The RNA shown here (transfer RNA) has 72 nucleotides and comes from a Minisyncoccota bacterium. Its Rfam family is "tRNA". Rfam classes the family as a transfer RNA. Taxonomically the source falls in Minisyncoccota (Bacteria, Bacillati).

[in-house]
């Protein structure tokens, strides 16, 4: 340059186009303890960006932007 794939709480990872965006590990607050770990319980926290189709978009289409891969 060309094509291909991936982006989603801090961190790994989910969601046949249809619920309020799940879980887990981490933070935090409570319980529990002489203290702490363990347990048990509550909470905050996330769809890269801009448009599009659509009644409905994390999901499909464009184009940007970062990673990583082929080819030359």
């Nucleotide at each position: 340059g060309u094509c291909c794939c991936u982006g989603u709480g801090g961190u790994c990872c989910a969601a046949c186009g249809g619920a309020u965006a799940a879980g887990a590990c981490g933070a935090g607050g409570g319980c529990c303890u002489c203290c702490g770990g363990a347990g048990c319980u509550c909470u905050a926290a996330a769809u890269a960006c801009a448009g599009g189709u659509c009644c409905g978009a994390c999901u499909c289409c464009u184009g940007u932007c970062a990673g990583g891969g082929a080819c030359a």
The prediction has a mean pLDDT of 81.